Molecule: small-subunit ribosomal RNA
Organism: Spirochaetales bacterium
């Protein structure tokens, strides 16, 4: 430089990763439909559904210059003769019919048939045809006889069909000619090739037509015919090569393969038709089913490839279904013609007619697809000499947003950021420069005026000119002129006025751009996939907003993409789906070194086709694009024909490495026989002996005094082969184990020799193949399916256990599976090391080193989702083979093959789901393992569980019995005080701006206090006293009552909307986090590891290093001491003094009180350990290892509790769910649970004397003392707001007495009488007293709770709360124990491991059978249809054959006749349709009958998963309601413990 222009992903399995994997999504399309909405143009396109049925109309007709002839008309003429009318000839015109020519084989339509030489593409035709066209050669002569029409008739509704007459041709028919042509023949000659070719030569056969112009009348021109030739262009046939599915379709074929005769075609050819011959075709798919017009092209893609075959073009088929020939250059003919079915329609019932898959249009069908439109003006076709006539071809117009393009719906200024909407707690915030408002513009709509292009070379006129003629018409180039528009008054232009006449769909939870508010309450409803919606829904439905796209937006179908998700490009198979059980060995694939030839593959030109359109690239043309031309280039292809020779490959040669043979040596549980040992176990005899034996968690079936077991002797019988014995050995795989012999195989190793590519791999065959099983014969000790019995259990068709048959054992046969596993095919090569083992071989003395062939362990690099794998690859690589493509359904069904059978082998669909699945991660859990702690057990001490009473729940009961709390964590809990109040609950009864709170308007009017009446009271009513502050005063501030409307209230609901407190796990010892470092990553590491602690405490080591919140500590109490202070406390010395007494003066020792301090730190000794931490002991010391107690509760957990403590979103109620009062209830009571008290008695009761606390409390309080009461208590008031005064006696305890084991001198319930206090008031419903009354109850089953030292236990004392009321809480002290060996077990927790199919985490997942509903499907007695076979009947039309009957113009001829030929009849072979018969396919449909899916919370067990509680799984075989159990054999996909053996490291 040049050339190329070309590739995105997301979502959804898990708690959370990576991967496999399926499902869905964004993208383009469209002949499309629906659904909302629509302004103008242009250019396209439009029944995809039933080749289902069609009323109408048109879609091929044309020529008089081929013919007879002739209605209307028109000229002339002639006759009659009513002079304008009748007949008539001639001529010009020529409808409607006919003869005859050429066209109706084009053009249009459709897509049923059809898997074929149909179509594509290339090739043959030396095997062919060709009307009309072009160019050329020779002709066009002379005759016949008929026959439509047309007259007359005749039959029949008609349609049409028959009789008799006469007519004409470019219709028809002989005959002359014959330069070609054809045939037969002679002879030559050719070619790559049978020439049927080519040349010369005889011979025989076969032609025609005329119209029409011009003429000087001779003849010329012209369009035709006739015979060749040759070309164009078209067509027939034939060949290679290509493109759908299914082997659950594997064998097919008789005219079938091929010859040879003949016939037949325009022509080859079994195309027919007669003999011969037995061949053809197929796994590279025959045959057979099923589906389908093929291609050019079009949609899709980066492309390779997929998908389609609308419009436009080629080509093929069909034209109501089937068959069939005719005519003709050319059809077996869409608008011809014969039959046969089937509809449909006329009819006079005898008979006829018809074919829209041409334009139109109708009906039906279906989501769904126009106008019965104009017009031949344009292109093009038939016919014609022309002029012209026909043309639903074609041009046009019309209707659809159906598609593609283009235009508009208006631009510029415009914040008071307007109102209105909407959101907000307001403030605002959004709609939004949008509106309006001015200003401009007028595309496009509206009126009005002009207005094309498409039209030429027509005919005619008129001229100019070429050739040839004697000349005319005439041929041919040329100019001038000139008629003809369906579209259409279109396309366009120009004027007018004037924002005027024009915006919608979808979205808006993540994919996927764009969000608020109301409304619904697992309802309506969305929903492409994930998934929303059970009262705060960004998801539904509405509204506002906001994105996206725009005359259109969505939806729904299809297609390709994206999906590398069929993987040629460009996937996989150890565990996800996927290696065949394992070998042999066929077809086919692939093959070592090297020389040579050819040139089929291969490269490399070259030249032919690859239609045209369409792609694409430069242009041009409509104003632009779409659209449309034009030029180039692609058409990746096939065919042909030159070169080259690397590689494959085909022939010829030649080696020796692969790969064999032979010698030699060696090793083995390799096969098959045969025959042979010893231990054991059973059974059988005999002996000794005596009472169990045996079996289990325990038992019991069972056996045994008929003598078992046990123990000796001796015999029998079958099956198996201890030890050795091992990651050893052998074999292809299953397998293979005393020992000996015999036969037979394969390995290995070293050497030499010999063949010389003989290899490698293997679809299909074919062997061979555990273990159950089958068949037939044996043989049966032991074991053991089934089956019995016992046990166990809710049940046990099971694990245990006591018996036991098939079978296990041998021969024969058969069957072909397994978790047949290294879950890994087979060969060959190649890539680092270490270390075992086995058999060989080489060196060496040896040790040991090297090199073979197995077999095993670590491990590098590679690989791999990862786990892992690593020369025995799952690493790099070849070849060839088998196999996969979501998951269930289903390894089933259903055909087909094998088997006696059981089953095998092959192998689906419909239906269903968004997933199953694989390896790893964290965690939970385990009837997993390891370490550890704790009143968690053990050891003790005392309860609870019985009994009575108290209190609280359940329940029930009520007008109500208010309301929450409900394993542990709910229950003497909210409640530290329910007679009334509390209260929230029920009954009355009032009340409504309100009992309470704010601000406002009008209006009274001081507040406020007693008091009387009614009344159950609330509440009305009423009387008296009272008259705020400031300021003379207006007035101002505050105050009450009443009215209205804002508002108040709510213990009304939701603790599943919440804060905020709380309880639990748990005072357990643990949660995290920076960074780093390891893993693709979830995530680990750190934190784990050996010690240690109460402790993640602490020390060591470690890819870790360091930091938080948890531990400890700091904080209060409490133990000892100092110092300081000394009243109310104290009282040692001193002094007073009393009946005593710290009572007093007085002290500041002491006790005490309270403030500061000190003390204890494993600090010192010894030991143990690792020189660490630490731990044991021991000195001291009041106190020893955190001295004792208390506050302190880490990340989280239970949607724990609480909306009735307060606070709060949201929704309810507002003369009531609110409030006030009266009375009730919350206290009910057959029950049953919790927490507790008092007993149950001598360690005690009872009387009686008689000591020692600490802590706390008191003004609406405590309350001395005295007196009164039996007593509760009264009465009385000192003192004290407290180290001063009262509560206030402290009780257990001790001393003394009594009682004596007993329902008691224990118990103290109930119950009765009498009484205090407390309060308005103790009936429901208070606590106390004293006086009688004496209940259960004699130590508590099964369970179970609390407690490790100043604690259990036992005694009492204060406090809240309170008018009163405490066996409950919550403090205080006084008296004072036993016990702990210990961690196996319960229960809870902690680290760490290890299995998982949990992950709402085991209270978890989950399996099957029954039940009920829906869905598909399968079998199914049978029925109803269709395809297509076979064989048989019947046999239409037609052709092709035969013919004796009938008719018969043209030619002959020998002419009243006869022949050749022909046409009608008959007839044979073929022949559709149709019946018959049978056997097959296929589809419907069906009583019943199996399973399989999928449903709300059904029912019965629990089979899997943890060692899942008998590990589980494969194969089988038998059994069971069901999962499933059990035999045999087999795997580790099995946990746990040992213990072997390899390996690593030291």
């Nucleotide at each position: 430089a040049u050339c190329a222009u070309g590739g995105a992903g997301a979502g959804u399995u898990u708690g959370a990763u990576c991967c496999u994997g399926g499902c869905u999504c964004a993208g383009a399309a469209c002949g499309a439909a629906c659904g909302c909405u629509g302004g103008c143009g242009g250019u396209g396109c439009g029944u995809c559904u039933u080749a289902a049925a069609c009323a109408u109309g048109c879609a091929a007709g044309u020529c008089g210059a081929a013919c007879g002839g002739c209605a209307a008309g028109g000229a002339a003429g002639g006759u009659g003769c009513u002079u304008g009318c009748a007949c008539u000839u001639u001529c010009c015109c020529u409808a409607g019919a006919g003869u005859g020519g050429c066209g109706g084989a084009c053009u249009g339509g459709u897509g049923a048939g059809u898997a074929a030489c149909a179509c594509g593409u290339g090739g043959g035709u030396g095997a062919c045809a060709u009307a009309c066209c072009c160019u050329u050669g020779a002709g066009u002569u002379g005759g016949g006889g008929a026959u439509a029409g047309c007259u007359a008739u005749u039959a029949g509704a008609a349609a049409u069909a028959g009789u008799a007459g006469g007519u004409a041709a470019u219709a028809c028919c002989g005959a002359a000619u014959a330069c070609g042509a054809c045939c037969c023949u002679u002879a030559u000659u050719g070619u790559c090739a049978g020439a049927g070719g080519a040349u010369a030569g005889g011979g025989a056969u076969g032609a025609a037509a005329g119209g029409a112009g011009c003429u000087a009348a001779g003849g010329c021109u012209u369009c035709g015919c006739u015979c060749g030739a040759g070309g164009a262009a078209u067509g027939g046939c034939c060949c290679g090569c290509g493109g759908c599915c299914c082997a659950u379709u594997a064998g097919c074929u008789u005219g079938u393969u091929g010859g040879u005769g003949u016939g037949g075609u325009a022509a080859c050819g079994g195309c027919a038709u007669a003999c011969c011959a037995a061949g053809g075709c197929g796994a590279u798919g025959a045959u057979g089913g099923g589906u389908a017009u093929c291609c050019g092209g079009c949609c899709u893609g980066a492309g390779a490839g997929g998908g389609u075959g609308a419009a436009c073009g080629g080509a093929c088929a069909c034209a109501u279904u089937g068959g069939g020939a005719c005519u003709g250059a050319g059809a077996u003919a869409c608008g011809g013609c014969c039959c046969a079915g089937a509809c449909u329609c006329c009819u006079a019932c005898g008979g006829g007619a018809g074919g829209c898959a041409g334009c139109a249009g109708u009906u039906a069908a279906g989501a769904a697809u126009a106008u019965u439109c104009c017009g031949c003006a344009a292109u093009g076709g038939a016919c014609g000499a022309a002029a012209g006539u026909c043309u639903g071809a074609c041009g046009g117009a019309g209707c659809g947003a159906c598609a593609c393009c283009g235009c508009g719906u208006g631009g510029a200024u415009g914040a008071a950021g307007a109102a209105g909407g909407u959101c907000g707690a307001a403030a605002g915030a959004u709609u939004g420069u949008a509106a309006a408002a001015u200003c401009c513009u007028u595309u496009u709509g509206u009126a009005c005026u002009c207005g094309a292009u498409g039209a030429a070379u027509a005919a005619g006129c008129a001229u100019g000119g070429u050739a040839g003629g004697g000349a005319a018409u005439g041929a041919c180039c040329g100019u001038g002129u000139g008629g003809u528009g369906a579209c259409a008054g279109u396309a366009g232009a120009g004027u007018a006025a004037g924002a005027a006449u024009a915006a919608g769909c979808a979205a808006c939870g993540g994919c996927u751009a764009a969000u608020u508010a109301c409304g619904u309450g697992c309802c309506a409803g969305c929903a492409g996939c994930c998934g929303c919606g059970g009262u705060a829904a960004c998801a539904c439905g509405u509204a506002a907003g906001u994105u996206g796209c725009g005359a259109g937006c969505g939806u729904u179908g299809u297609u390709c993409g994206g999906a590398a998700u069929u993987a040629u490009u460009g996937g996989g198979c150890g565990u996800a789906a996927a290696g065949g059980g394992c070998a042999u060995g066929u077809a086919g694939g692939c093959g070592g070194a090297u020389u040579u030839g050819c040139a089929a593959g291969c490269u490399u030109g070259g030249u032919g086709u690859g239609a045209a359109a369409u792609g694409u690239c430069a242009a041009a043309g409509c104003u632009u694009a779409a659209c449309u031309u034009u030029g180039g280039c692609a058409c990746u292809g096939c065919a042909u024909u030159g070169a080259g020779a690397a590689c494959u490959g085909c022939g010829a040669g030649u080696c020796u490495u692969g790969a064999a043979u032979u010698a030699c040596u060696g090793a083995a549980g390799g096969g098959u026989a045969a025959c042979c040992g010893g231990a054991a176990u059973u059974c059988c005899a005999a002996g000794u002996g005596u009472a169990g034996g045996g079996g289990u968690g325990a038992a019991a079936u069972c056996u045994g005094u008929a003598g078992a077991u046990a123990u000796u002797u001796g015999g029998a019988a079958g099956a198996a082969u201890a030890c050795c014995a091992a990651u050893g050995g052998c074999g292809a795989a299953g397998g293979c184990a005393a020992g000996u012999u015999a036969c037979c195989g394969g390995c290995a190793g070293a050497u030499a020799a010999u063949u010389g590519a003989c290899g490698c791999u293997g679809a299909g065959g074919u062997g061979c193949g555990a273990a159950a099983g089958u068949g037939c014969g044996g043989g049966g000790a032991g074991c053991g399916a089934a089956c019995a019995g016992g046990a166990u259990u809710a049940g046990a068709u099971a694990c245990c256990c006591u018996g036991g048959u098939a079978g296990u054992c041998c021969g024969c046969a058969c069957a072909g599976u397994a978790a047949a596993c290294g879950a890994u095919g087979u060969a060959c090569a190649c890539u680092a090391g270490g270390u075992g083992u086995u058999u060989g071989g080489u060196c060496u003395a040896g040790a040991g080193a090297c090199u073979g062939g197995g077999u095993g362990c670590c491990a590098a690099a590679g690989c791999a989702a990862a786990c892992g794998u690593g020369a025995u690859a799952a690493g790099u690589g070849u070849a060839c083979c088998g196999c996969c493509u979501g998951g269930g359904g289903a390894g089933u069904a259903u055909g087909c093959c094998c088997g006696c059978a059981a089953g095998g082998g092959u192998g689906a669909a419909a239906c269903u789901c968004a997933a199953a699945g694989g390896a790893a991660u964290u965690g939970a859990c385990g009837g997993g393992g390891g370490c550890c702690c704790g009143c968690a057990c053990a050891a003790g001490c005392g309860g609870u569980g019985g009994a009575g009473c108290a209190u609280g729940u359940g329940g029930u009961u009520u007008a109500a019995u208010u309301c929450g709390a409900u394993g542990g964590u709910a229950c003497g809990c909210g409640a530290g005080a329910a007679a009334u109040c509390u209260u929230a609950c029920c009954c009355g009864g009032g009340u409504u701006u309100g009992a309470c709170a704010u601000a406002g308007u009008a209006u009274c009017u001081g507040a406020u206090a007693a008091g009387c009446u009614a009344g159950a009271g609330a509440u009305a009513g009423u009387u008296u006293a009272g008259c705020g502050u400031a300021g003379c005063a207006a007035u101002a501030c505050g105050a009450g009552g009443u009215a209205c409307a804002a508002c108040a209230g709510g213990u009304g609901c939701u603790g599943c909307a919440u804060g905020g407190c709380u309880g639990u796990c748990g005072u357990c010892a643990g949660c995290u986090c920076g960074u780093g470092c390891c893993g693709u990553g979830a995530g680990g590491u750190g934190u784990u590891g050996g010690g240690u602690u109460a402790a993640g405490u602490c020390c060591c080591g470690c890819a870790a290093c360091g930091a938080g919140c948890g531990c400890a500590a700091c904080c209060c109490c409490u133990a000892c001491u100092g110092c300081c202070g000394g009243u109310u406390a104290c009282u040692a010395a001193c002094a007073g003094g009393u009946u005593a007494a710290g009572c007093u003066g007085a002290g500041a020792a002491c006790u005490c009180c309270g403030g500061c301090g000190g003390a204890a730190c494993u600090g010192c000794c010894g030991g143990u350990g690792a020189c660490a931490a630490a731990c044991c002991g021991g000195a001291g010391g009041a106190a020893g290892g955190u001295g004792g107690g208390g506050a302190u509760g880490a990340c989280g957990u239970c949607a724990a509790g609480u909306c009735a403590u307060c606070a709060u979103g949201g929704c309810c109620c507002u003369u009531a769910u609110g409030u006030c009062c009266g009375g009730g209830g919350c206290u009910a009571c057959a029950c049953a649970c919790g927490u507790g008290c008092u007993a149950c008695a001598a360690u005690g009761g009872u009387g009686g004397c008689u000591a020692c606390a600490a802590a706390g409390u008191g003004a609406a309080g405590c309350g001395a003392a005295g007196c009164g009461g039996c007593g509760a208590c009264g009465u009385g008031g000192a003192g004290c707001g407290a180290a001063a005064c009262g509560c206030a006696a402290a009780a257990a305890a001790g001393c003394c007495a009594u009682c004596g084991u007993a329902g008691u001198u224990c118990g103290g319930a109930u119950u009765g009488g009498a009484g205090u206090c407390u309060g308005a008031a103790a009936c429901u419903c208070g606590a106390c007293u004293c006086c009688a009354u004496g209940a259960a109850g004699u130590u508590g089953g099964a369970a179970u709770c609390g407690c490790u030292a100043g604690u259990a236990a036992u005694c009492g004392c204060g406090c809240a709360u309170c008018a009163g009321c405490a066996c409950g809480g919550c403090g205080c002290g006084g008296u004072g124990a036993a016990u702990a060996c210990g961690u196996u077990c319960c229960c809870g927790g902690g680290c760490c491991u290890u299995g998982u199919a949990c992950a709402c985490a085991c209270c978890g997942c989950c399996c099957g059978u029954c039940a009920c509903a829906c869905c598909a499907u399968c079998c199914g007695a049978g029925u109803a249809g269709g395809g297509g076979g076979u064989a048989c009947c019947c046999g239409a039309a037609g052709c092709c054959g035969g013919u004796a009957g009938u008719c018969u113009a043209a030619c002959c001829u020998u002419u009243u006749a006869g022949g050749a030929g022909g046409a009608c009849g008959c007839u044979g072979u073929c022949g559709a349709a149709g019946g018959u018969a049978u056997g097959u396919u296929u589809u419907g449909u069906a009583a019943g009958g199996a399973g399989g899916g999928u449903g709300a919370a059904g029912u019965c067990g629990u089979a899997a998963c943890a060692a899942g509680g008998u590990a589980g799984c494969c194969g089988u075989a038998c059994c069971g309601g069901a999962a499933g159990g059990u035999g045999c054999g087999g795997c580790u996909g099995g946990a746990u413990c040992a213990c072997c053996u390899c390996c690593u490291u030291u």